[in-house]
Molecule: transfer RNA
Organism: Halisarca dujardinii
RNA sequence: AGGAGAUUAGGUAAAUGGUAGACCGGGAGCCUUCAAAGUUUUUAGUGUUGGUUCAAUCCCAACAUCUCCUG
Numbered sequence: 001a002g003g004a005g006a007u008u009a010g011g012u013a014a015a016u017g018g019u020a021g022a023c024c025g026g027g028a029g030c031c032u033u034c035a036a037a038g039u040u041u042u043u044a045g046u047g048u049u050g051g052u053u054c055a056a057u058c059c060c061a062a063c064a065u066c067u068c069c070u071g
Stems, first nucleotide, its partner, number of pairs: 001070007010024003018054001025043006047063005
């Protein structure tokens, strides 16, 4: 320099254009003499900016970060 892939909750990770779910974690309650375990509830998210569309995590473009390949 050229090419490919990825970016979703604090972490991991689903979602075929129709209002984003789960597990772990965090807070609170129940249980327990106390704790652990269990159980209920709650918390918190689509990298940024534009475009297409009635509607975008999804399609398109640019940018940012990370990984890989060629030289």